[in-house]
RNA sequence: AGCGUUUAAGGGCAUACCCGUUCGAAAGGCGGGGACGCAAAGCCACCGGUCUAACGGCGCGAGCCUAAGACAGCGGGGUUGCCACU
Numbered sequence: 001a002g003c004g005u006u007u008a009a010g011g012g013c014a015u016a017c018c019c020g021u022u023c024g025a026a027a028g029g030c031g032g033g034g035a036c037g038c039a040a041a042g043c044c045a046c047c048g049g050u051c052u053a054a055c056g057g058c059g060c061g062a063g064c065c066u067a068a069g070a071c072a073g074c075g076g077g078g079u080u081g082c083c084a085c086u
Base pairs, nucleotide, nucleotide: 001086002085004083012038013037017033018032019031020030021029023028036073042079043078044077046076047075048074049071050070051069056065057064058063
């Protein structure tokens, strides 16, 4: 530098679900337990997608619309990187 095709060693992360939370309007986040899986399941909302709908808008009302909120473990892209191998 290439590669993630196969194996090894040492490790890493943690789905569903459960508990907590003087974080949040919610979606969701965070902490603890727990492992379905993951070679980027590290990081970034840039593109598509999905979730929520507070603020705002509309409506007599029920309600509807709306991302500046969220999901990186939905796909793509960007970026950094352990180790084996070449």